[in-house]
Record summary:
A computed fold for a 1442-nucleotide RNA from an uncultured bacterium, annotated as small-subunit ribosomal RNA. Rfam family: Bacterial small subunit ribosomal RNA.

RNA sequence: AUUGAACGCUGGCGGCAUGCCUAACACAUGCAAGUCGAACGGCAGCAGGACCUUCGGGUCGCUGGCGAGUGGCGAACGGGUGAGUAACGCGUAGGAAUCUACCUUAUAGAGUGGGACAACUUGGGGAAACUCGAGCUAAUACCGCAUAAUCCCUUAGGGGGAAAGGCUUCGGCCGCUAUUAGAUGAGCCUGCGUUAGAUUAGCUUGUUGGUGAGGUAAAGGCUCACCAAGGCUACGAUCUAUAGCUGGUCUGGGAGGAUGAUCAGCCACACUGGGACUGAGACACGGCCCAGACUCCUACGGGAGGCAGCAGUGGGGAAUAUUGGACAAUGGGGGCAACCCUGAUCCAGCAAUGUCGCGUGUGCGAAGAAGGCCUGCGGGUUGUAAAGCACUUUUGUUAGGGAGGAAGCGUGGUCAGUGAUGGCUGCGUUGACGUUACCUAAAGAAUAAGCACCGGCUAACUCUGUGCCAGCAGCCGCGGUAAUACAGAGGGUGCGAGCGUUAAUCGGAAUUACUGGGCGUAAAGCGUACGUAGGCGGGAUGGUAAGUUAAAUGUUAAAGACCUGGGCUCAACCGAGGAAAUGCAUUUAAAACUGCCAUUCUAGAGAUUGGGAGAGGGAAGUGGAAUUUCCGGUGUAGCGGUGAAAUGCGUAGAUAUCGGAAGGAACACCAGUGGCGAAGGCGGCUUUCUGGCCCAAUACUGACGCUGAGGUACGAAAGCGUGGGGAGCGAACAGGAUUAGAUACCCUGGUAGUCCACGCUGUAAACGAUGAGAACUAGCUGUUGGAAAGAUUAUCUUUUUAGUGGCGAAGCUAACGCGUUAAGUUCUCCGCCUGGGGAGUACGACCGCAAGGUUAAAACUCAAAGGAAUUGACGGGGGCCCGCACAAGCGGUGGAGCAUGUGGUUUAAUUCGAUGCAACGCGAAGAACCUUACCUACCCUUGACAUCCCGGGAAUUUUGCAGAGAUGCGAAAGUGCCUUCGGGAACCUGGAGACAGGUGCUGCAUGGCUGUCGUCAGCUCGUGUCGUGAGAUGUUGGGUUAAGUCCCGUAACGAGCGCAACCCUUAUCCUUAGUUGCUAGCAGGUUAAGCUGAGAACUCUAAGGAGACUGCCGGUGAUAAACCGGAGGAAGGUGGGGACGACGUCAAGUCAUCAUGGCCCUUAUGGGUAGGGCUACACACGUGCUACAAUGGCUGAUACAGAGGGUCGCGAUCCUGCGAAGGGGAGCUAAUCUCAGAAAGUCAGUCGUAGUCCGGAUUGGAGUCUGCAACUCGACUCCAUGAAGUUGGAAUCGCUAGUAAUCGCGAAUCAGAACGUCGCGGUGAAUACGUUCUCGGGCCUUGUACACACCGCCCGUCACACCAUGGGAGUGGGUUGUACCAGAAGUAGGUAGACUAACCGCAAGGAGGUCGCUUACCACGGUAUGGUUCAUGACUGGGGUG
Repeated sequence: AUUGAACGCUGGCGGCAUGCCUAACACAUGCAAGUCGAACGGCAGCAGGACCUUCGGGUCGCUGGCGAGUGGCGAACGGGUGAGUAACGCGUAGGAAUCUACCUUAUAGAGUGGGACAACUUGGGGAAACUCGAGCUAAUACCGCAUAAUCCCUUAGGGGGAAAGGCUUCGGCCGCUAUUAGAUGAGCCUGCGUUAGAUUAGCUUGUUGGUGAGGUAAAGGCUCACCAAGGCUACGAUCUAUAGCUGGUCUGGGAGGAUGAUCAGCCACACUGGGACUGAGACACGGCCCAGACUCCUACGGGAGGCAGCAGUGGGGAAUAUUGGACAAUGGGGGCAACCCUGAUCCAGCAAUGUCGCGUGUGCGAAGAAGGCCUGCGGGUUGUAAAGCACUUUUGUUAGGGAGGAAGCGUGGUCAGUGAUGGCUGCGUUGACGUUACCUAAAGAAUAAGCACCGGCUAACUCUGUGCCAGCAGCCGCGGUAAUACAGAGGGUGCGAGCGUUAAUCGGAAUUACUGGGCGUAAAGCGUACGUAGGCGGGAUGGUAAGUUAAAUGUUAAAGACCUGGGCUCAACCGAGGAAAUGCAUUUAAAACUGCCAUUCUAGAGAUUGGGAGAGGGAAGUGGAAUUUCCGGUGUAGCGGUGAAAUGCGUAGAUAUCGGAAGGAACACCAGUGGCGAAGGCGGCUUUCUGGCCCAAUACUGACGCUGAGGUACGAAAGCGUGGGGAGCGAACAGGAUUAGAUACCCUGGUAGUCCACGCUGUAAACGAUGAGAACUAGCUGUUGGAAAGAUUAUCUUUUUAGUGGCGAAGCUAACGCGUUAAGUUCUCCGCCUGGGGAGUACGACCGCAAGGUUAAAACUCAAAGGAAUUGACGGGGGCCCGCACAAGCGGUGGAGCAUGUGGUUUAAUUCGAUGCAACGCGAAGAACCUUACCUACCCUUGACAUCCCGGGAAUUUUGCAGAGAUGCGAAAGUGCCUUCGGGAACCUGGAGACAGGUGCUGCAUGGCUGUCGUCAGCUCGUGUCGUGAGAUGUUGGGUUAAGUCCCGUAACGAGCGCAACCCUUAUCCUUAGUUGCUAGCAGGUUAAGCUGAGAACUCUAAGGAGACUGCCGGUGAUAAACCGGAGGAAGGUGGGGACGACGUCAAGUCAUCAUGGCCCUUAUGGGUAGGGCUACACACGUGCUACAAUGGCUGAUACAGAGGGUCGCGAUCCUGCGAAGGGGAGCUAAUCUCAGAAAGUCAGUCGUAGUCCGGAUUGGAGUCUGCAACUCGACUCCAUGAAGUUGGAAUCGCUAGUAAUCGCGAAUCAGAACGUCGCGGUGAAUACGUUCUCGGGCCUUGUACACACCGCCCGUCACACCAUGGGAGUGGGUUGUACCAGAAGUAGGUAGACUAACCGCAAGGAGGUCGCUUACCACGGUAUGGUUCAUGACUGGGGUG
């Protein structure tokens, strides 16, 4: 785009079309083929007339007419259907051996006789259908005779054969017979075209042809007899399946593909099968006979029927209409005609089934109404839409008018004509449709809009509900709490009396490729060659004209399609004209190309001569090394084997070694991207037989060529058969190991086999994954065989030819790559492919001894499977490098007790969060109440808090009672500030509602902040270049660095975020400044003391500077970057430390810091109070503290810090207490006072290896302090008590220098409460060979079937469910072959039985005919046995999906 459509929702009108696609299933009822009285005898019934009449009726065919009958014509047309048919059935183009009623043309004729049979009458049978006997009768029915122009037959002499009348206006008309020609129709023959299957390869006996005969309208095996043995087939016979064919129709740019409704042509069929009759025509839809099935009637004896005609019924089905009107028109039959008949036809009815047209109003109308929906709450949208105002009236309603389709026919008149007949004219008359189309009028917006869609493809977006549910879906895919994808709504988009869905066809699809595809790796080159048919084929000349080209003619039905103009108001629709109709045939012409014929040529091919290389093949012989075994010698305890072992061998003497012997197999070195062969493949040496190839030269042949469906041959390994052989190796098998297991890898043994001969098998990643042949198209280089030339004789160079490799131009390719050995450009031929799986499987067939091979599907299932390349990620891949990563060291954890966090458990609650590294002394820099979010109990409901409104009151303070308190009930004091005198600003209280409130949920809706990889060195961009592209390059490479740090190179050149530096601190010096800090010199002064005067040097403080940059020297290195060493220097190669964290990753963490979308609660999930809990405790883990002691504990003495804090505070001297502390209060808002005694250390003493003078848990008692309050549940002190623990299993952590280790001090939080955290200084080590390994990371490279990226992907069995399918003892059906039986009706032949009008015959009888019987053919049916196909089948095999 389309449809004979169906279904869902909806539905106003008209025109024109169309309407059982399924059951060629069965049919009730009515109708669909009759007509002619001008062929005939007649007259039942009707009407008229006449006559008779007993008034009931009867008679007369007399008239109009006419049932039944005889006869003629028609019924073979028209109408239906598509079962069968793969065929001369159809289409197209031709042909010759034919018939043709009615019609036209032409010629001749129509004379004369005869006998019957229906109807009718009568008798009989039968239920009926119907039928039998006797008698009468007519004809355009039937039969003779005569005639025969033409006709037919012929032996060419001859013979044969016709007729019908009727009507009349008397003019004639309609008929009849014979023949001729035509027209029309029909029959027959031929070329070409006409579906699929080879898992159908052979078929055929009247078969093929001939002769003769028969038969037919006609050629012909059409039939028969005889003769011959043919005919068809790979260009697809036969068989099977399917199918009416065509013009056309749909689609497509075309070529094609699909289709064959309606209309038209042809064919076939008429319940199924067979058969003939009649006839011009049938083997006959509404005829006959027979058989069968079915239905109906029946008196049971017999009969009747055939809607695939029009309606209609049942049934089937998703599905397809009225038992309508009329012959008015067109056409058909009959008739002289009028007329009659006509379910053909014309109309109407039903159906949105299709198509075309029209309408459902038009204009104005903003308060942008109400309502709906959305909202960022402002508004937006529905929307000029509605309302309202004005107007119009198509359609519909009512009423009135009103064509055309009508031509004819009847009856008059007139004209022309010989006439038939025609023209003109008067009158009458004919319409189913039809209440027609059309026109006019009236009233009145009145009577008329839906359907689908809105994630992308694909035009159209939001809200609500739902929550992987319900559902959607054409493909991709949506839905798991913010769904533009489900459902509803609002809005929108598309089409519109329709819109969607389903089904189907073509297109897109170059996705079967003729036009117009491919085969190295995506599917696809047969394993290889030879060769048959076929296809294709070198140069020249002449001829021919099959192909080819051109022209003409014929045909290509009509309709349709196209063009032009025309008719319905337009259109659809219809009628007219034109062009076209690519095809076929005939004729003519041309002769280039192809073909054919003839002649010829040598470039292809073959051949001759001479050389050459070679693991080419077959056979025979022969050689040495090695392994093994056997024999003998020497010799002794192991050998062998492995990652390590063991099995195994060995004291019966192995292994080792020497000598000898046997036997089998394979041939080291040479040896090479070397050689040969068609491929498989071929390797010691010699002989022999033999194939192919190459080079050079050239007699000769003269296209002899190439390819190659079938076919034939060869064809690795394994395997099979028979017979040998058997050293080594070695499936199976055995043992030992390994392992969770190990039916494996490893080891020790070992049988088939491997070897030979003969035969089979016929497959391989049989690979260059690349068929064979020919020609053309840049080169460079290596190598093998030959030839030529030139230099030289070591040999080399050049040219050429045949192989074999590497790189590469153009070109090709999706890319990879190929590239004179093409995958380039062309030609010829063959083979093969058409999504993945099922499956190279099943069935069948062929081959094979078997194993199996070859050929080769379908159901079903999926939306992919696949190729090449790219970026990542990954690897028990590779290379380079780094890091307290390992190693080397030091100290810990893991064991004990305690502290603290977590899990678990418990609980009314033990609030919540954090969970590998990167949660667990984490949020928490500090839970007794508070905090607090949890639990229990008691209370409040505009609320503890914010804004707005109204009323009252200053605020505020003190206080009584009840209560656990919140709270409730009271009492008292108090009257403020500003003011324009209205009131206002705070504050308190009461009330109503908007609202507050939520540590409720979602960190997977979010912002912000943070962790981690990781302070790792990376991450990117612009322009350019390369690539079809993803992308690449830059960023890779060579060095170097802590570093993508720098240098060099470089199709890249630059740039950005990172690195580094800039910042802070620390280490040295200088300048300035000199208090609260400092004190060298001077002076004073104390028991002592910078205490004082004074000083500004030093330390220090805190501001500003200097200094370090690989700057200098030497070496290494590419002379670079840089590295190594050195000098100087306080400091040396980023001096130490800090802050600083690229692009990104982990849906990492946090809704409980805060903020925030959505959801949820609203007398509660909000708020208040009291008490409790977060502190529980069989247990497990993390992080710490203290220890286990002598490098120590205890006692005494004594020295040296830094950095901080302090007024709700730090708190000195002094006094009290053993002590925690208390009393008291100087000083200090701090370089001034204070916390504040630093400790380890040092100097002495003691303890003596012990559960201790170690260790301090636990517990008892007594206290101190903070605080409203230490019971649950604080810290500290004193006295007493004195647990575990004697250095810690597997495992594991930190640290590279002022570091580890060790020692103390301070601070934040804080009323109080650190073993934690954050800082500070004191003392102060050991070790690093090195990068193999562990972990993590960076760069390059490689493989990949991974990309939520190895925590990936993914294979097979088993279990369960479902689906289709193979096998299967069989069973049932369809169809068909062969053989035989049987034989209705019918036709033909025969006939001796019976009967018999016409003709002959005087007669008897004959000729002829009918019936019967019989023969042949044959339908149905039957028997036997095969083929094929479908269905089904216990059980069973594999396959697919989940």